[in-house]
RNA sequence: AAACGACAAAGGCAAACCCGGCGAAAGCCGGGGACGCAAAGCUACGGGCCUAUGCCCCGCAUUGGGGCACGGCCGCCGGGCUGCCGAA
Numbered sequence: 001a002a003a004c005g006a007c008a009a010a011g012g013c014a015a016a017c018c019c020g021g022c023g024a025a026a027g028c029c030g031g032g033g034a035c036g037c038a039a040a041g042c043u044a045c046g047g048g049c050c051u052a053u054g055c056c057c058c059g060c061a062u063u064g065g066g067g068c069a070c071g072g073c074c075g076c077c078g079g080g081c082u083g084c085c086g087a088a
Base pairs, nucleotide, nucleotide: 004086005085012037013036017032018031019030020029021028022027035075041081042080043079045078046077047076048073049072050071054068055067056066057065058064
């Protein structure tokens, strides 16, 4: 230095759920809370998933149906960037 990851040490993050706020929604932010996490730090680059205010198409036409991310999720997988510790 790389790889690897322990019933190690120091510290870190925080699912569900609850409260408050934002948002059309998905979801996000703050507080509480811990299921878990060695990158559960960052990044929507590839795949995937969620949503549809709006837009497009159809229509029996105010009310129905279908499609689309330019909105989201990195705690779905992969890639990229960065980082703490040191037993085997």